Context: one part of a larger RNA
RNA sequence: UGACGGGGACCCGCACAAGCAGCGGAGCAUGUGGUUUAAUUCGAAGCGACGCGAAGAACCUUACCAGGGCUUGACAUCCCCCUGACAGCUUCUUAAUCGAAGUUUUCCACGGACAGGGGAGACAGGUGGUGCAUGGUUGUCGUCAGCUCGUGUCGUGAGAUGUUGGGUUAAGUCCCGCAACGAGCGCAACCCUCGUCGUCAGUUGCUAACAUUGAGUUGAGGACUCUGACGAGACCGCCGUGGACAACACGGAGGAAGGCGGGGACGACGUCAAAUCAUCAUGCCCCUCAUGCCCUGGGCCACACACGUGCUACAAUGGCCGGAACAAAGAGAAGCGAAGUCGCGAGGCGGAGCGAACCUCGAAAACCGGUCCCAGUUCGGAUCGCGGGCUGCAACUCGCCCGCGUGAAGCCGGAGUUGCUAGUAAUCGCGGAUCAGAACGCCGCGGUGAAUGCGUUCCCGGGUCU
Numbered sequence: 001u002g003a004c005g006g007g008g009a010c011c012c013g014c015a016c017a018a019g020c021a022g023c024g025g026a027g028c029a030u031g032u033g034g035u036u037u038a039a040u041u042c043g044a045a046g047c048g049a050c051g052c053g054a055a056g057a058a059c060c061u062u063a064c065c066a067g068g069g070c071u072u073g074a075c076a077u078c079c080c081c082c083u084g085a086c087a088g089c090u091u092c093u094u095a096a097u098c099g100a101a102g103u104u105u106u107c108c109a110c111g112g113a114c115a116g117g118g119g120a121g122a123c124a125g126g127u128g129g130u131g132c133a134u135g136g137u138u139g140u141c142g143u144c145a146g147c148u149c150g151u152g153u154c155g156u157g158a159g160a161u162g163u164u165g166g167g168u169u170a171a172g173u174c175c176c177g178c179a180a181c182g183a184g185c186g187c188a189a190c191c192c193u194c195g196u197c198g199u200c201a202g203u204u205g206c207u208a209a210c211a212u213u214g215a216g217u218u219g220a221g222g223a224c225u226c227u228g229a230c231g232a233g234a235c236c237g238c239c240g241u242g243g244a245c246a247a248c249a250c251g252g253a254g255g256a257a258g259g260c261g262g263g264g265a266c267g268a269c270g271u272c273a274a275a276u277c278a279u280c281a282u283g284c285c286c287c288u289c290a291u292g293c294c295c296u297g298g299g300c301c302a303c304a305c306a307c308g309u310g311c312u313a314c315a316a317u318g319g320c321c322g323g324a325a326c327a328a329a330g331a332g333a334a335g336c337g338a339a340g341u342c343g344c345g346a347g348g349c350g351g352a353g354c355g356a357a358c359c360u361c362g363a364a365a366a367c368c369g370g371u372c373c374c375a376g377u378u379c380g381g382a383u384c385g386c387g388g389g390c391u392g393c394a395a396c397u398c399g400c401c402c403g404c405g406u407g408a409a410g411c412c413g414g415a416g417u418u419g420c421u422a423g424u425a426a427u428c429g430c431g432g433a434u435c436a437g438a439a440c441g442c443c444g445c446g447g448u449g450a451a452u453g454c455g456u457u458c459c460c461g462g463g464u465c466u
Stems, first nucleotide, its partner, number of pairs: 007466007015456002019420005026312008034303002042053002064298007073123001077122002080119004088103005106113003125287002128285003134281002136276003139272001141270001146185006152161003165176003191264004196232007206221002210219002235258001238252005314413001318372005330361003335354002340349003379410001384405007426448007
């Protein structure tokens, strides 16, 4: 000077408390450990690994295993010799690649050019090792309020001061004081978005008036909604009270919004030799007829178990049946696919329209009405059997969906533990990325819409002074 203390003082955070819904018990999904295996590729490991890299493993992917093959190589640059276009196509063999054979045949003007094949050589290649050799990127403390510098002053010096103190703030935010005076990185603001209004603009959007229609359908209109560009608006600005007359705090008015208006983006100096050599890049080491490359099949999907994260439930605030209620945000050309029609259905046929405020995905669901009458049930849907549909070369290992049958555990979950303070939790559906197909995950969107907060003694984390 720091760090630490079951030392002290002050302060903050869903940290506790007050509440609401969960997890921990069941079934299933998914990740991990373990075990198994020819292989179950690799990484991630308290918080900060475990629905994580993976925004999508049937082949491919794929890095793993078995078997079959290639050797200047699947890929790059260069040079020498021989050959003659290559590609494509056909045949034989094969599980396929590989291998063997056949066929066709370039350009310009002698000289060559271009690409291929064969041979030789430089070299290629490596998801092989080291994240404790590294760059880059990322997590975390933590959106916590801190971390420093110049000059001056003090101290023999390490260093201190400033940054401490009195108030105040979400904040090292600001005010006052002070041997300090200033400054930088952070905080805040500038950026995006939601909430109000105005101006401009009016199609594919909208419809108050007039006409018209089954229908904003058409004429018409720019008022309204909406769209999207530019502006306005909020600053403790005004009034009152408190306070050092300051910073500021509390109350009120006006206002769509009030004291940072809600949300996002944004992450200081640094910490963890934190993570990543498997995104990529890269030093060094290692392999070079193999640790490189191609192919077929298998594996990554195993299953006595253990843990994490989820989904569905255990029912009546519910299940089932019926019926033109009401969204937002998105996506679409090798795409979205309407009407019509066939099928109980998944889906098939069909192809209108749409590169989309125009057409399509498209049905929103919780809601409303009826029924069931407390039961392992009209709860619950696992598991299994049979029959089908779709994608795809191909669904046995190992996809998703539909119909009929089957109908398991489960009657609210031990110790313990998680999230959340408002349009939040809870609950309800919708969309998207990835993607041929394959979400209960992820990222978004709107609908319905709570309870509680005395307070800071205690648990956890953090800040300042001592």